[in-house]
Context: one part of a larger RNA
RNA sequence: UGACGGGGGCCCGCACAAGCGGUGGAGUAUGUGGUUUAAUUCGAUGCAACGCGAAGAACCUUACCAGGGUUUGACAUCCUGCGAACCUCUUAGAAAUUUGAGGGUGCCUUCGGGAAUGCAGUGACAGGUGGUGCAUGGCUGUCGUCAGCUCGUGUCGUGAGAUGUUGGGUUAAGUCCCGCAACGAGCGCAACCCACGUUUUUAGUUGCCAGCAUUUAGUUGGGCACUCUAGAAAGACCGCCGGUGAUAAACCGGAGGAAGGUGUGGAUGACGUCAAGUCAUCAUGGCCCUUACGUGUUGGGCUACACACGUGCUACAAUGGCAUUUACAAUAGGAAGCAAAACGGCGACGUUAAGCAAAUCCUAAAAAAAUGCCUCAGUUCGGAUUGUACUCUGCAACUCGAGUACAUGAAGCUGGAAUUACUAGUAAUCGCGGAUCAGCGCGCCGCGGUGAAUACGUUCCCGGGUCUUGUACA
Numbered sequence: 001u002g003a004c005g006g007g008g009g010c011c012c013g014c015a016c017a018a019g020c021g022g023u024g025g026a027g028u029a030u031g032u033g034g035u036u037u038a039a040u041u042c043g044a045u046g047c048a049a050c051g052c053g054a055a056g057a058a059c060c061u062u063a064c065c066a067g068g069g070u071u072u073g074a075c076a077u078c079c080u081g082c083g084a085a086c087c088u089c090u091u092a093g094a095a096a097u098u099u100g101a102g103g104g105u106g107c108c109u110u111c112g113g114g115a116a117u118g119c120a121g122u123g124a125c126a127g128g129u130g131g132u133g134c135a136u137g138g139c140u141g142u143c144g145u146c147a148g149c150u151c152g153u154g155u156c157g158u159g160a161g162a163u164g165u166u167g168g169g170u171u172a173a174g175u176c177c178c179g180c181a182a183c184g185a186g187c188g189c190a191a192c193c194c195a196c197g198u199u200u201u202u203a204g205u206u207g208c209c210a211g212c213a214u215u216u217a218g219u220u221g222g223g224c225a226c227u228c229u230a231g232a233a234a235g236a237c238c239g240c241c242g243g244u245g246a247u248a249a250a251c252c253g254g255a256g257g258a259a260g261g262u263g264u265g266g267a268u269g270a271c272g273u274c275a276a277g278u279c280a281u282c283a284u285g286g287c288c289c290u291u292a293c294g295u296g297u298u299g300g301g302c303u304a305c306a307c308a309c310g311u312g313c314u315a316c317a318a319u320g321g322c323a324u325u326u327a328c329a330a331u332a333g334g335a336a337g338c339a340a341a342a343c344g345g346c347g348a349c350g351u352u353a354a355g356c357a358a359a360u361c362c363u364a365a366a367a368a369a370a371u372g373c374c375u376c377a378g379u380u381c382g383g384a385u386u387g388u389a390c391u392c393u394g395c396a397a398c399u400c401g402a403g404u405a406c407a408u409g410a411a412g413c414u415g416g417a418a419u420u421a422c423u424a425g426u427a428a429u430c431g432c433g434g435a436u437c438a439g440c441g442c443g444c445c446g447c448g449g450u451g452a453a454u455a456c457g458u459u460c461c462c463g464g465g466u467c468u469u470g471u472a473c474a
Base pairs, nucleotide, nucleotide: 001474002473003471004470005469007468008467009466010465011464012463013462015458016457019422021420022419023418026314027313028312029311030310031309032308033307034305035304042053043052064300065299066298067297069295070294073125077124078123079121080120081119082118083117086103087102088101089100092097107114108113127289128288130287132285136283137282138278139277140276141274143272148187149186150185151184152183153182154163155162156161167178168177169176193266194265195264196263198234199233200232201231202230203229204228207224208223209222212221213220237260240254241253242252243251244250316415320374321373322372323371324370325369332363333362334361337356338355342351343350344349381412386407387406388405389404390403391402392401428450429449430448431447432446433445434444
């Protein structure tokens, strides 16, 4: 100087407390461990691995296994020879691959040849998701959006170092003020950026409709007031008033205001820590393989199942279930696409098809509300499992897809110890969209609808900051 203490002081955080909803019990989806297997490819492993890489494993993907192939190679550059390329039919085969036949003779040219492409040969080389993340770059997680981490000069100390950065106040903040052997500065904090909330202005179609006419309908004429869209500006600064305070910084209350003291949310992550993670995104040193640890192919596996754990979904019901009727969104996506309407089907869906490269057309709401039935039951709760018949995608749904109808109707009556999210348009609850994608999600990323309770307080648990103290620690 640090680190540590079941030492002390001060302070903060959904850390506790106060509330509210869960997880842990059931069924199931998904990931992991374990076991099994020819293979169940690999990585991630306390917080910070476990709905993680994977925004989508039937083939492909695919890296794994078995069989059957290949060796200048699936891919790149160079050399030699032959043939344009390419197309059609055909033999063997599970395919990779292979046999034979036919068609075709193009473009440029200095007539030597060349370009593009195929086959054969030669070796230089290719290739490796092989190993090492403890050789690395890059990227990322974490402490933590915590308020810290340092430097120059000066001063003090033999020196390691100290001072500044400590102290008194204050703040979300090393934020600011005052004091002080310090005076300044840098990286962080804050602000500058984006979205939302208010107003003005510009613009008025595909958007809107106050008044006028018109219609089944903003449908049409008309209008651009209003809504909205998307550009530009204004607005918030403790600016004003009162109080407290050291006359300071600031704090408390008030006015005005759409918004008040960081307005709310995001983006933004200092010096560093964990030899943290990644050689399987990519790049890359050393090492290793080179008729194989490379590379086509068919099938299988990654989907196994005495079990254990994590994360979700659905429930156990009456604040509910079922039936009928009837309203109201936003984000987004759409041409090998979104598909209205009509018709067929109990239905998944099918047939036909208007419109729309979209503020124009389409995808397109559910909880809520109204009426009725059910009356506390393992039930009109719950939907697992299984059977039969189908639908869709796709060469192909056996291993191993999603969906529909009928039948079947399991566990489950609110969950032990323990544990977790959340402070407001939040929790809870309800649906909708998108990426990936032929098809497939209860996951992920977004969107809106309905919409709470509680916070006395900081003694305690956890994590962090700061000052100080002790130390057989470095």